Annotation: The part of an RNA shown here (large-subunit ribosomal RNA, half B) has 1172 nucleotides and comes from an uncultured archaeon. Its Rfam family is "Archaeal large subunit ribosomal RNA". Its family is annotated with structural constituent of ribosome and ribosome in the Gene Ontology. Rfam 15.1 lists 2,955 matches to the family in 1,139 species. The full RNA is in RNAcentral, with records from ENA, RefSeq and SILVA.
Context: one part of a larger RNA
RNA sequence: CCGUGGCCAAGGGAAUUCGGCAAAUUAGCCCCGUAACUUCGGGAUAAGGGGUGCCUGCCAUGAAGAUGGCAGGUCGCAGUGACGAGGGAGCGCUGACUGUCUAAUAACAACAUAGCUGAUCGCCAAACUGUAAAGUCUAGUACGAUCAGUGAAUCCUGCCCAGUGCAGGUACCUGAAAACCUCGUUCAAGGGGAAGAAGGGCCUGUCAACGGCGGGGGUAACUAUAACCCUCUUAAGGUAGCGUAGUACCUUGCCGCUUAAUUGGCGGCUUGCAUGAAUGGAUCAACGAGCGCUCUACUGUCCCUGGCCACGCGCCGGUGAACUUUACAUCCUAGUGCAGAGUCUAGGGACCCCUAAUGGGAAGUGAAGACCCCGUGGAGCUUUACUGCAACCUGUCGCUGGGUUGUGGCCCUGGAUGUGCAGCGUAGGUAGGACCCGUCGAAACCAAGACGCUAGUUUUGGUGGAGGGGCUCAUGAGACACUACCCUUCUUGGACUACGACCCUAACUCAGAGAUGAGGACCCCGAUAGGUGGGCAGUUUGGCUGGGGCGGCACGCCCGCGAAAAAAUAUCGAGGGCGCUCUAAGGUCAACUCAAUCGAGUCAGAAACUCGACCGAGAGUGUAAGGGCAUAAGUUGGCUUGACUGGCAACCGCAUAAUGAGGUUGGCAGAGACGAAAGUCGGACCUAACGAACCACUACGCCUUCUAAGUGAGGGCUAUUGAUGUCAGAAAAGCUACCCCGGGGAUAACAGAGUCGUCGCCGGCAAGAGUACAUAUCGACCCGGCGGCUUGCUACCUCGAUGUCGGUUCUUUCCAUCCUGGCAGUGCAGCAGCUGCCAAGGGUGAGGUUGUUCGCCUAUUAAAGGAGAUCGUGAGCUGGGUUUAGACCGUCGUGAGACAGGUCGGUUACUAUCUGUUAGGGGUGCAAGAAAGUCUGAGGGGAAGUUGCUUUUAGUACGAGAGGAACAAGGCAACGGCGUCACUAGUCUACCAGUUGUCCGACAGGGCAUCGCUGGGCAGCCACACGCUAAGUUGUAAGGGCUGAAAGCAUCUAAGCCCGAAAAACACCCUGAAAAGAGACUUUCACACGGACACUCAUAAAAGAUGAGUUAGAUAGAGUUGAGGUGUACACACCAAGGUAACGAGGUGCUCAGCCUGCAACCACUAAAAGU
Repeated sequence: CCGUGGCCAAGGGAAUUCGGCAAAUUAGCCCCGUAACUUCGGGAUAAGGGGUGCCUGCCAUGAAGAUGGCAGGUCGCAGUGACGAGGGAGCGCUGACUGUCUAAUAACAACAUAGCUGAUCGCCAAACUGUAAAGUCUAGUACGAUCAGUGAAUCCUGCCCAGUGCAGGUACCUGAAAACCUCGUUCAAGGGGAAGAAGGGCCUGUCAACGGCGGGGGUAACUAUAACCCUCUUAAGGUAGCGUAGUACCUUGCCGCUUAAUUGGCGGCUUGCAUGAAUGGAUCAACGAGCGCUCUACUGUCCCUGGCCACGCGCCGGUGAACUUUACAUCCUAGUGCAGAGUCUAGGGACCCCUAAUGGGAAGUGAAGACCCCGUGGAGCUUUACUGCAACCUGUCGCUGGGUUGUGGCCCUGGAUGUGCAGCGUAGGUAGGACCCGUCGAAACCAAGACGCUAGUUUUGGUGGAGGGGCUCAUGAGACACUACCCUUCUUGGACUACGACCCUAACUCAGAGAUGAGGACCCCGAUAGGUGGGCAGUUUGGCUGGGGCGGCACGCCCGCGAAAAAAUAUCGAGGGCGCUCUAAGGUCAACUCAAUCGAGUCAGAAACUCGACCGAGAGUGUAAGGGCAUAAGUUGGCUUGACUGGCAACCGCAUAAUGAGGUUGGCAGAGACGAAAGUCGGACCUAACGAACCACUACGCCUUCUAAGUGAGGGCUAUUGAUGUCAGAAAAGCUACCCCGGGGAUAACAGAGUCGUCGCCGGCAAGAGUACAUAUCGACCCGGCGGCUUGCUACCUCGAUGUCGGUUCUUUCCAUCCUGGCAGUGCAGCAGCUGCCAAGGGUGAGGUUGUUCGCCUAUUAAAGGAGAUCGUGAGCUGGGUUUAGACCGUCGUGAGACAGGUCGGUUACUAUCUGUUAGGGGUGCAAGAAAGUCUGAGGGGAAGUUGCUUUUAGUACGAGAGGAACAAGGCAACGGCGUCACUAGUCUACCAGUUGUCCGACAGGGCAUCGCUGGGCAGCCACACGCUAAGUUGUAAGGGCUGAAAGCAUCUAAGCCCGAAAAACACCCUGAAAAGAGACUUUCACACGGACACUCAUAAAAGAUGAGUUAGAUAGAGUUGAGGUGUACACACCAAGGUAACGAGGUGCUCAGCCUGCAACCACUAAAAGU
């Protein structure tokens, strides 16, 4: 010096800053007095005023300590004198409040809360924990408990039940196992059927359940707008409110207020990207270490810094870590290089060592980057991902018993029932059959019941008193004449069985000590089956990729180009196509020739059909393109199915390594088609048109198991079909900012590098305008450069880390110059401008809003230039923004969560080794001596000044006027620089005084409380104070000229010469013999001179150094005097309001006193000794 902690600052007073952060102000008690608003409680210590000490006397209360009051006196700058001890007011947002929270970066608007609402639950309850036993809630019982949402009070809480939930219902549909029926020869596996639980379908309810709450067009007599109308559409189309919001992108919306100026704040408007009603809306008194704004007071936050104190740092003595540490190391600049070098190259610089500072560099140390990507890495969370498990609901079985009744099923028994047409008529089927029934009561009639096709049938009872029916006819079939066995439907009774309802008690459960009571074959429990099932678990969640994501498919194939004349060949290269089609569009044999144009021809035209000419292909070839094709592969016709079966080989696929499916080609054998034959034919003029294993279906047979045989079933061999298009083929959704691990500069964000489309600047040409006139000024289209400040691109360096925006501080560079200087042109009269040239010496400021860079605005100014230095600068600061963890809003998402959307809050490490820099020292060398002194000046540094205003010139030149210069010479100022402390101001922890509390018993004198506080203040240090801060010289730039040719002229130029700028050089100031070319001079001494240590010190000072002094002396101390500071000491005497007195704050005098002094002078009293 600096750091940390304190103290004080004139004038201004927030100009500082993200922001009054920090600091200051205020402060106790008593009295007065207190607004808006309000839930009437508050707000309120609101705000704002006044008082406050000490002494004396008196009054009141009290037992007293004491408390309250009155009057008088008295001191100070100041009386809650120190300590302790709210700054205040206004507007808005938000949460009602007190409370709670992330132990260690978030205290908040988040959580909670009272209040409100919904849901579940009648008690062995619901809910919760547990495998269970058991337990909690619960010593509770709906005014209760649990769960969920909202979040005091006040005013309110709209519409939607289509979706998803939840609840209820359910004729019908679906719906598992067991049981039942049936097929399966008996049995088994298996098949089918009927019935049928929960659940689902279906219907209904429910939004203070999850949630949701439109678009287009037109219209009013100015315009605008739209009460009104039309239309599409929805489950419903956002109501009341509020609204540029903590929600609004555009946006710094518009208007008003606040300010000189406002991206802020407040009040309105409102076209609300994307407000909105218990995911609560609006409002709101009180409250808040919450967030934003304003005013007042106050201040070192600032203008603009200064002084002081303590501790650290420093020096001496003692003790003594850690991080770090490849090596070497004296660097700087430029270059190079893996694109950012102390070590390489070049140039420069550079003797060795130490100390204190500083933090530019060592892409400093710290931590195998947390961002980004990758990994067939991990974890946490979510869900309508996949697959499961608990749990719950339901059926069945077991534990599990007895009965009543009803309704079914099956069987048995009895009784009834049966209408095609024809036919006497209501003919169930088959067989036997010629006779059967009847006084044990036939026909007929009456009454009642049942069925019914409305014709009749049948049963019972009564009357009645002897007959009735069949055999014959018609009919496919002949008698309810009779008998037997059956079918449909109904029915009596019985056995078995299922279901429903009910009863019982004895399992089982509960209560009770027990007796018993309550429930009861239910529940519980076990097994099994169906349903529900992120409550829980395990996993998955593709690849390519000019980073990743989003997008796309460049992921399987085909064609030509790229492709560089063999083959092969990449890109998210440019251009296209395929995932078929066709029983003919296949095979063969035979025949034919196209498109276009021209001419002619009824309707007929540009184009219909016919004829002719001419046409080598300009047509056609199923579909892309290329290659083919007229001998046709094109067009047409006949016959046909080779669009065959079984092998083999080669090729493409596919690297002269291997490899699948698939595809292509050529032989062989067999059976064929066409053709007279040769022959062709294993699909299509060729090159695309595709798919493994497992599994399943189907087909033909063969083998085999159950099995000794049959039926049936299973397995195997062969083939067909079904798909994996991520196409050599896993079974598969998301979030992570709570995150983790392993890696990557193979790969992004910052910076660098390359490039320069973009950006900035310049130029060429000159269409045009500029009244005329391209070039005073402006300049289109087109073209050419430069820069490396924008933004891109690339992915070269860095992911075992190079700290990221802005501000601040401080330095330096460039010029494409904002001002100042010098010039030229002008559409330059002057003034003021415009354009251009030279020029980088100096300057380039203060505010409002915003985190801002930028920008806009305000008032000044000569001007308020642009850019670089790792978007200079975090081992310098800040931390407002961005970019962790908390939280709110809007939007998106079912959700976890997400958002270059908004908002509030949110740890900034490092003791400096090397180097650089700023200072201070020591040593060596400068050859062969040392010391003292004086110089030279290579080199280095400087801006030492820069700028303005004003006066005279001059109201002149100029100008019609209005206006209005300059050269030159003065004065002043601002900024910068250097110095100084006489003045002024600050400080002044030397000092003096006042005073509070307390302690040293009182006095005197002191200690402590920030120096206790307060008032002053010398020296010193300082700014806000004061002083100084020239004129020149040289060579030039742009430019202006002289002479002057090339080019008989002209020409500032070619040779030559003269001018010409704040720039350059000199002059001037500082430094500078370590300037290796290491300098010069003078004096002294050479055996003594000189220096150092030591001692007293300060004009010097961190340590060293420097300087003064050392008795022949004023170096320091003491003393005296002076000059100053403070302000009148102690003691004593007198006075003093009062009081009987004692006493008594205080005053006056002694006293311009006392006390103090880092200054000056005097003075050897003390110490500068002895010495090395």